[in-house]
Molecule: small-subunit ribosomal RNA
Organism: uncultured marine bacterium
RNA sequence: GAGUUUGAUCAUGGCUCAGAACGAACGCUGGCGGCAGGCCUAACACAUGCAAGUCGAGCGCUACCUUCUGGUGGAACGUCAGACGGGUUACUAACGCGUGAGAAUAUACCCAGUUCUUACGAAUAACCACUGGAAACCGCGAGUAAUACCCUUAUACGCCCUUCAGGGGAAAGAUUUAUCAAAAUUGGAUUAUCCCUCAUUAUAUCACAUCGUUAGUAGGCUAAUGGCCAACCAAUUCUACGAUCUAUAACUGGUUUGAGAGGAUGAUCUCCUUCACUGGGACUGAAACACGACCCACACUCCUACGGCAGACACCCGUGCCAAAUCUUAAACGAUGGGCGCAAGCCUGAUCUAUCCAUGCCGCGUGAGUGACGAAGCCCCUCAUGCCGUAAAGCUCUUUCAACUCUGAAGAUUAUGACGGUCUCUAUACAAGAAACCCCAGCUAACUCCGUGCCUCCAUCCCCGUUAAUACACAUGGGGUUAACGUUCCUCCGAAUUACUGGCCGUCAACCGUACGUAUGCGGAUUAAUCAAUUAGUAGGUCAAAUCCCCUGGCUCAUACCCUGGAACUGCCUUUAAUACUGUUAGUCUUGAGAUCGACAUAGGUCACUGCAAUUCCAAGUGUAUUAGUAAUAUUCGAAUAUAUUUCGAAGAACACCAGUGGAAAAUGCUGCUCACUGGCUCGAUACUGACACUGAGGUACGAAAGUGUGGGGAGCAAACAGGAUUAGAUUCCAUGGUAGUCCACACCGUAAACGAUGAAUGCCUUAUGUCAGCAAGCAUGCUUGUUGGUGUCACACCUACCGGAUUAGAGCAUUCCGCAUGGGGAGUACGGUCGCAAGAUUAGAAGUCAAAGGAAUUGAGGGGGGCACGCACAAGCGUUGGAGCAUGUGGUAUAAUUCGACGCAACGCGCAGAACCUUACCAACCCUGGACAUACUUGUCGCGGAUUUCAGAGAUGGAUUCACUCAGUUUGGAUGGACAAUGUACAGUUGUGUCAUGACAGUUGUCAGCUAGUGUCGUGAGAAGUUCGGUUAAGUCCGGCAACGAGCGCAACGCAAGUCUUUAGUUACCAGCAUUUAGUUGGGUACCAUAAGGAGACAACCGGUGAUAAGCCGGAGGAAGGUGUGGACGAUGUCAAGUCAUCAUGGCCCUUACGGGAUGGGCCACACACGUGGUACAAUGGCAUGUACAGUGAGUUAAUUUUCAAAAGAUGUCUCAGUUUGGAUAGGGGUCUGCAACAUCGACCCCAUGAAGUUGGAAUAUCUAGUAAUCGUGGAACAGCAGAACCUCGGUGAAUACGUUUUCGGGCCUCGUACACACCGCCCGUCACACCAUGGGAAAUGGGUCUACCAGAAGGUGGUGCACCAACUCUUUAUAGGGGCAGCCAACCACGGUAGGUUCAGUGACUGGGGUGAAGUCGUAACAAGGUAACC
Repeated sequence: GAGUUUGAUCAUGGCUCAGAACGAACGCUGGCGGCAGGCCUAACACAUGCAAGUCGAGCGCUACCUUCUGGUGGAACGUCAGACGGGUUACUAACGCGUGAGAAUAUACCCAGUUCUUACGAAUAACCACUGGAAACCGCGAGUAAUACCCUUAUACGCCCUUCAGGGGAAAGAUUUAUCAAAAUUGGAUUAUCCCUCAUUAUAUCACAUCGUUAGUAGGCUAAUGGCCAACCAAUUCUACGAUCUAUAACUGGUUUGAGAGGAUGAUCUCCUUCACUGGGACUGAAACACGACCCACACUCCUACGGCAGACACCCGUGCCAAAUCUUAAACGAUGGGCGCAAGCCUGAUCUAUCCAUGCCGCGUGAGUGACGAAGCCCCUCAUGCCGUAAAGCUCUUUCAACUCUGAAGAUUAUGACGGUCUCUAUACAAGAAACCCCAGCUAACUCCGUGCCUCCAUCCCCGUUAAUACACAUGGGGUUAACGUUCCUCCGAAUUACUGGCCGUCAACCGUACGUAUGCGGAUUAAUCAAUUAGUAGGUCAAAUCCCCUGGCUCAUACCCUGGAACUGCCUUUAAUACUGUUAGUCUUGAGAUCGACAUAGGUCACUGCAAUUCCAAGUGUAUUAGUAAUAUUCGAAUAUAUUUCGAAGAACACCAGUGGAAAAUGCUGCUCACUGGCUCGAUACUGACACUGAGGUACGAAAGUGUGGGGAGCAAACAGGAUUAGAUUCCAUGGUAGUCCACACCGUAAACGAUGAAUGCCUUAUGUCAGCAAGCAUGCUUGUUGGUGUCACACCUACCGGAUUAGAGCAUUCCGCAUGGGGAGUACGGUCGCAAGAUUAGAAGUCAAAGGAAUUGAGGGGGGCACGCACAAGCGUUGGAGCAUGUGGUAUAAUUCGACGCAACGCGCAGAACCUUACCAACCCUGGACAUACUUGUCGCGGAUUUCAGAGAUGGAUUCACUCAGUUUGGAUGGACAAUGUACAGUUGUGUCAUGACAGUUGUCAGCUAGUGUCGUGAGAAGUUCGGUUAAGUCCGGCAACGAGCGCAACGCAAGUCUUUAGUUACCAGCAUUUAGUUGGGUACCAUAAGGAGACAACCGGUGAUAAGCCGGAGGAAGGUGUGGACGAUGUCAAGUCAUCAUGGCCCUUACGGGAUGGGCCACACACGUGGUACAAUGGCAUGUACAGUGAGUUAAUUUUCAAAAGAUGUCUCAGUUUGGAUAGGGGUCUGCAACAUCGACCCCAUGAAGUUGGAAUAUCUAGUAAUCGUGGAACAGCAGAACCUCGGUGAAUACGUUUUCGGGCCUCGUACACACCGCCCGUCACACCAUGGGAAAUGGGUCUACCAGAAGGUGGUGCACCAACUCUUUAUAGGGGCAGCCAACCACGGUAGGUUCAGUGACUGGGGUGAAGUCGUAACAAGGUAACC
């Protein structure tokens, strides 16, 4: 920097990615070289070989050879070295390491000095002989040497001790005669020891630890200081600046990352430490408590003759095992270094080399040039092309690397080369031997096809896949890196998500419930001194080398690697300087703080006394049947006299009015009145003290309600509980009762949404306006002004993600101190500790899990939220539907098939303006296969075809027969067009599939009044505003106002029809008047009707009222018509993945002798049932009969006329309340019509006869506001025929009602709240059931660590004792002496081990607790809207 919470937005906040790095591993691939690196796991166990020896110039003995002089060996004694080098990181949280400064010390070999080297002695190994043993090895006897050992003597300036007189202490020789060696001592160098400053992981769910512990005295030990050790004495010492315990860990230079500050890390190289199977111990030595030395003990392994005995790869190779994982049982001492030696030299798995491994870094190659409007092939395709692509082939050229051939270094000096015939060099031949891996939805560079179809899979994250996947898999193409590439583990970064640099806490995680106060931190004015701190100040020392950085040089090039020099190592120590601030010391001051005096207000606190309204109870009176309660009931009370009412009394609790977002208080909290005691604030004054202040970890005190204990009290209310209701259920809401409790006293508890969700304190910063308590001034004497302190509201700067805060500010600008948070959930839970009588409180995690959770604001949607206005929405009315039978459509069922579609409103007399065949898409059986139909190419003909008769067949079809007709224009022809036939290929065909791939059309919301964007404005932004508001309208219609202005699509209007008048016209129209006729027939006429062109008319124009004088509304006049006059057409932005692939069109998929085509018959018409829409009725407002009127559309026909039908009503007669003269279903018989066909499936009509249900319809329910409903009939389309009912029309007769908007439904506008956005058909909670996961408890047993007490006591040194024995000493008492030594024994210490008890950790564990996760389980509906009882603590 990016992705990811949302419909979108801002901020918060986590998760994830892009970078770098690696001692790596895995997958795939692999040409060469250089330089590096290579058991991170089991400090697990180890076969074999090798890694430390050397010296004959210390010494004797011995073997062999011999030129007789020597030489070469061997095992011992002896010297030096085996404390270095090499490995490892188990232990260790420590003076172990780092760093700086020191001292009370030692130092073999080395360097420089000084001095010295006389004289004796006793043994012992080897060797020889003997003995024991399996072996390892050992014993005894005799005997020998030394630079081995010991003693004496001499000397010793220097050395050591000292009482300052003195005393003590050494040596080794060898030989080639020149060196080496030995002794004492001084100094140096080197190495080592010890002490100190600072620094060095996590946990407080480890808070106290400690008896050699802390200090001292005189001692011992040591190279040396020291409780290092022991005796005595005192009782200290460490610790909140983290002692002690526990866990983890070797440390540093450095490495890695990062802009840095930091973080992580401690492989290779380097310094230091530690360890050497585990534990203990000492010896030797200059140095060890010793990796390849010793002693002891445990465990393990080997050998054994069972008596014993040997061993320790964390040296180099190597083996096994563990493991994702790490090499050869190599060569050489040639170089560098080490040990011994005078030296030659010997030894050296140190080291230098080689092998194996792409483990890493660096470098090189796998060819170069030319080569087509571009081969083949793959892929794609709109069929034209495009792409791989100059890529290939072909032609020309080159040979690095590898191959092969010849030569051949440096590393080495006079010599010696493992590497190694290696580096290098020469020649030769051939493009010849040498390219892969990952990715291509976004982040992130790079796209198409096919396959698959929530499958297989992919995936870092968000996510992808359910038939058109750039996300899976394959392919083509492309992108990236390249001898590699990708994945995984781990680290840093990004992450300002631990914030020193550099963040936060009103609502997102986060201020302790409140105060007092300890430590700590911080602190007013001023003078002087000082210089602790400060000033990356000055100067010096140090900060090993390597590394990093810069500059050279070298290796054929190299940013790999090696190297000269420099710089740097920001640290620590010392020194010096400055003195403003801070600190410290000594003074002074008054403004912070306190104090004194005088006033004021107050539900501040505690104790005691006391008052009254109301409630309940008790008693009495009056009085009689209910009362009480609810939405409605019931439980309950009441004839044992209630409720009601009057009076007296008792009890407990609470304090009306005053009363005020008023008062006082640290918070919780505080209210009748009075007394007493008592705290704090405010104001005014002051000549007092003199920084005494602020904060506050721990600590202490207070701390609502509920709850607990003891004792009282108990009126009302009221958890639990009971009865009644409600309900599907109702452990709930409602109601009747009712116990703890509520009250008091004394003790506990210590928590609340203990909230201003805002820690305390100080200073500063713009206004206005209330209110409470004071004070001051002025005068109008109840007002004004000023001022201090408290308490509110609005608002500026400024802040804030926004909301909002804003002198009462951690929510502004600054300062001081304290507390707290670091994704959600698990969880404020478990375990442990502390507190509590208990309930529980406090402190406080982890594992598994998710990619979000959460804040503020925006737009919608919805709300059993609110407001406004509207609609046949309700209401007021009229007649229906729902009951009957019938028609029709649908579902269901049945069927060979009952073709398909449409399903709330917005499917159901819908597609269908008309299924006997056809239609027809369905079914059965039968036929055809380039096709019933189109085009192109090729070939052929000039035709085809029509009509008649006839055979087979259900027909399609197949076969036969007769008759008539016989292309077009142009042209010489040819050729063209047309028609037909044939062949083959492209193909044709499909009512097959999906409207959730589409176009188009139409439905619905809805004829509802809405929808949108330009410019400017507001807001960080999504967005807002305009479009809201006050009026008004049918209307976002208009007016007014307004940060809006001006527009668009809608509304309205224009356009159509009918209604009035008029102008023109006079034919096919008309006929009043004049003639005429059978007849407007003709003359004539154009007045009327009609026709069809045009015009007028209506606009709230006029009057009155009302209203803002506006828009408009109300009433009136005139008018044919009056307030959009009536009716149609006309349907904004969008919604419903609404409907249609079967009107049509169409991309994809599917079929192609069939899912295509043809024809016959059947079916779409079935029928226990259910629903919708209709028509007919149930009758007298009627039926029937007779006679008799009126209309308007329209249709047919023609060149144009001609032509054509009603009913109800009204009149007369009859019927007389019945299943009827109602009703007409059903069904019998006979006919007519249409048609190829009417028979059963399956038409209509006429006649005769038949005469079912039904007596006005339950719950419920659709329509309608005027020429409307209701009622009556007419016409038309489609159509061969078929409408009693359907659809579209036409007119006749012709009502009722609307108080009004409380309620139901629907949509509109504004507003409130929202956890919804697939938008309430939403979201979402908990139990139960099932599966899986981690975890707490858990009887018990197991294992590890550790502590205490006791037992035990190897080796070892120390102390004591000391048999036998003892060469050198002492003495003379010369011995069986002394001194000294020694075996053994004893004592204390002590490792292993054992017993008992605690503590802690880990795993196991029947059973058990909750938690988490899991597309479609169960029960309810707790939350989100007033969530249907407001929610929450």